RNA sequence: UUCCGAUAAAGGCAAACCCUUCGAAAGAUGGGGACGCAAAGCUACGAAUCUAAGGCAGUUCACAGUGCCGCAAAACUGCUAUGAUAGUCGGGCCGCCGAA
Numbered sequence: 001u002u003c004c005g006a007u008a009a010a011g012g013c014a015a016a017c018c019c020u021u022c023g024a025a026a027g028a029u030g031g032g033g034a035c036g037c038a039a040a041g042c043u044a045c046g047a048a049u050c051u052a053a054g055g056c057a058g059u060u061c062a063c064a065g066u067g068c069c070g071c072a073a074a075a076c077u078g079c080u081a082u083g084a085u086a087g088u089c090g091g092g093c094c095g096c097c098g099a100a
Base pairs, nucleotide, nucleotide: 004098005097012037013036017032018031019030021028022027035087041093042092043091045090046089047088048085049084050083054080055079056078057077058076059075060074065071
């Protein structure tokens, strides 16, 4: 130095849940709180998963609009990241200690 990770030592982080703020949502910020974590430090490069504002397609006349018509409004369904998750996995970068 590399591999490796101990009933070692010094520490570190912080799940669920609650409050707060941001967000359409997924989710994230701050505070409390600890399920756990040898990278549960950082990084959206690859995969996977989550969400669907916006976009696309379809369905529906009951009220009300329309000369009439799913034509418009509205509601519902499906597809879709440009959104999110690194405490889902992998990759990249940095890093404490030193038993076997």
Molecule: c-di-GMP-I riboswitch aptamer